[in-house]
């Protein structure tokens, strides 16, 4: 240097062919069971404003197209793997 592959909440790991992101695990809180734990079970669990309804942003970074992008496209970042 070239060719592949990936980057997605605290962690792993979905998202068919562009059309509701974050299913589903773990973890973390709260509750319920128990003498008290532990197992089990039942609700919440992105991030920011806000009493609250709710409202905005968010998939490595940035630009495009697109009614709409994780997702196509172009750059540039980083990991892993093959090459010479």
């Nucleotide at each position: 240097g070239c060719c592949g592959a990936g980057g997605u909440g605290g962690c792993g790991g979905a998202a068919c062919c562009g059309g509701c992101a974050g299913a589903c695990g773990c973890g973390g809180c709260c509750g319920a069971c128990u003498u008290a734990a532990a197992a089990u079970c039942g609700g919440c669990u992105g991030a920011c404003c806000g009493c609250a309804a709710g409202g905005u942003c968010g998939u490595g970074g940035g630009a495009g197209u697109u009614c709409a992008a994780a997702u196509c496209u172009c750059c540039c970042c980083c990991u892993c793997g093959g090459u010479a």

Predicted 3D model of an 84-nucleotide RNA (transfer RNA) from Cellulomonas sp. NCBI's taxonomy places the organism under Bacteria, Bacillati, Actinomycetes, Micrococcales, Cellulomonas. It matches the Rfam family "tRNA". By type it is a transfer RNA.